[in-house]
Context: one part of a larger RNA
RNA sequence: CUGGGCGUAAAGCGUCUGUAGGUGGUGCUGUUAGUCGUGUGUUAAAUCUUCCGGCUCAACCGGAAAACCGCAUACGAAACGGCAGCACUAGAGGGCAGAAGAGGUGUGUGGAACUCACAGAGUAGGGGUGAAAUCCGUUGAUACUGUGGGGAACACCAAAAGCGAAGGCAGCACACUGGUCUGCUCCUGACACUCAGAGACGAAAGCGUGGGUAGCGAAUGGGAUUAGAUACCCCAGUAGUCCACGCCCUAAACGAUGCUUGCUGGCUUUUUGAGGCAUUGACCCUUGAGAGGCGAAGCUAACGCGUUAAGCAAGCCGCCUGGGUAGUACGAGCGCAAGCUUAAAACUC
Numbered sequence: 001c002u003g004g005g006c007g008u009a010a011a012g013c014g015u016c017u018g019u020a021g022g023u024g025g026u027g028c029u030g031u032u033a034g035u036c037g038u039g040u041g042u043u044a045a046a047u048c049u050u051c052c053g054g055c056u057c058a059a060c061c062g063g064a065a066a067a068c069c070g071c072a073u074a075c076g077a078a079a080c081g082g083c084a085g086c087a088c089u090a091g092a093g094g095g096c097a098g099a100a101g102a103g104g105u106g107u108g109u110g111g112a113a114c115u116c117a118c119a120g121a122g123u124a125g126g127g128g129u130g131a132a133a134u135c136c137g138u139u140g141a142u143a144c145u146g147u148g149g150g151g152a153a154c155a156c157c158a159a160a161a162g163c164g165a166a167g168g169c170a171g172c173a174c175a176c177u178g179g180u181c182u183g184c185u186c187c188u189g190a191c192a193c194u195c196a197g198a199g200a201c202g203a204a205a206g207c208g209u210g211g212g213u214a215g216c217g218a219a220u221g222g223g224a225u226u227a228g229a230u231a232c233c234c235c236a237g238u239a240g241u242c243c244a245c246g247c248c249c250u251a252a253a254c255g256a257u258g259c260u261u262g263c264u265g266g267c268u269u270u271u272u273g274a275g276g277c278a279u280u281g282a283c284c285c286u287u288g289a290g291a292g293g294c295g296a297a298g299c300u301a302a303c304g305c306g307u308u309a310a311g312c313a314a315g316c317c318g319c320c321u322g323g324g325u326a327g328u329a330c331g332a333g334c335g336c337a338a339g340c341u342u343a344a345a346a347c348u349c
Stems, first nucleotide, its partner, number of pairs: 003321004007303002012317001014201004021194003025088008034080001035077008049065006091191001092188003095184005103177007110154001114150007125136002162169002206247006215241002220236004258316006266294011298305002322349003331342004
């Protein structure tokens, strides 16, 4: 390399859009550098294969045939593929009418809790723990009431629920806005699938500038514990957590399962459409699109998966190839930095 693989053994890019490329629905016609057939030329000899023969056999040797899987050329075929043309509607897209939703962005706004300030009333404790102490409190704390300020998060509803490509998304209202599904089969007529590069998005932490800071809280200080305690527990508490703009680009970014299409018994729960009904109903039946559970066949090393496949097939991409060294060095690109991406070898078992 061929091959064999990628849920858990090594292996699915974090996700999407999409260029080149690869692949591509139905019918008809034409064409033929792919494809198939035939002829011719060439493919040295030896070798290989088959048959016959010679050394007593064999190896070995001799003869004949076949073959030399290829290339070139001529003629032919037109199923498949390509190209060109015409047509179609089952793929795809659009239109109209509906539906659900924490999908996104912005602005405004609400209540509970917390905290701070002030006021009232009130007195000796409060807080914290396994037990304590640091700590707060007679300059009046804690507990209670009232008024005002502030920041962050949204109890119940709430769900095995919903939405989103993923990350993710939750008080309420409004504005703007993306996607999905169903029904009608009205329009276009293969416009499709995948996607190397590329581009965009991408939790948390972190970085830059400016703001904000109630609670929580790396670091840090103190109190305990302990042989020690750079911890676990307690009292404080800076960065951060929040906002705007700009970076970073990584995760057990997980379903550890790439995307698309078709096919292959079911039962049950749930979300959301549509149709039917002669009992109008929170029923029932049928039919879509999702989200779960259990399981036929089948698959799997087993566990398990099982119409949401890890079953049966097809197309395209990514990735793996013993462990360590190492996701490291070097080089390169990116970044303000932290670092990220790409990515070895010597040596060793």